[in-house]
RNA sequence: AGCGGGGUAGGGUAGCCUGGAGUGCCCGCCGGGCUCAUAACCCGGAGAUCGAUGGUUCAAAUCCAUCCCCCGCUA
Numbered sequence: 001a002g003c004g005g006g007g008u009a010g011g012g013u014a015g016c017c018u019g020g021a022g023u024g025c026c027c028g029c030c031g032g033g034c035u036c037a038u039a040a041c042c043c044g045g046a047g048a049u050c051g052a053u054g055g056u057u058c059a060a061a062u063c064c065a066u067c068c069c070c071c072g073c074u075a
Stems, first nucleotide, its partner, number of pairs: 001074007010027005020058001029045005051067005
């Protein structure tokens, strides 16, 4: 320098191709139930400008452009 994969709640991961109301799942956290009590189990809740900026659109995590970061391959 070129190519490929990735960046989404505190951690992990799906959703992206095929754009639509408040986006999910697991762990963790908070509250409640159960228990003599703890764990387990059950119910509820908070938490993400979806890497950054700009663009397209009535509407963008999703499409387009540029840039940043991580991993790998090639030279």
Transfer RNA from a Methanobacteriota archaeon, 75 nucleotides, folded computationally. The sequence was found in a public genome assembly. Taxonomically the source falls in Methanobacteriota (Archaea, Methanobacteriati). Rfam family: tRNA. The family's RNA type in Rfam is transfer RNA. Its mean pLDDT, the model's own confidence on a scale to 100, is 81.